[in-house]
RNA sequence: GGGGUUUUGGCUCAACUUGGUAGAGCGUCAGGCUCCAGACCUGAAGGUUGGGGGUUCAAAUCCCUCAGACCCCA
Numbered sequence: 001g002g003g004g005u006u007u008u009g010g011c012u013c014a015a016c017u018u019g020g021u022a023g024a025g026c027g028u029c030a031g032g033c034u035c036c037a038g039a040c041c042u043g044a045a046g047g048u049u050g051g052g053g054g055u056u057c058a059a060a061u062c063c064c065u066c067a068g069a070c071c072c073c074a
Base pairs, nucleotide, nucleotide: 001073002072003071004070005069006068007067010026011025012024013023020057028044029043030042031041032040050066051065052064053063054062
């Protein structure tokens, strides 16, 4: 220098193929249970989907660009 994969709550990942309400598990907090705690049960908070721009009635999803991580080629 060229190419590929990837970036989504605190953590690990879905949702992309087919644009249409952003979800799950763990964790955290509160309550129940318990003498207390754990386990178990119930509930809640927490995301401007890596940054910017474009297309569209509508973008996590499509397009462009920048940045980070990993891999391959030279």
A computed fold for a 74-nucleotide RNA from a Candidatus Aenigmatarchaeota archaeon, annotated as transfer RNA. Its Rfam family is "tRNA". The coordinates come from a structure-prediction model, not an experiment, and the mean pLDDT is 81.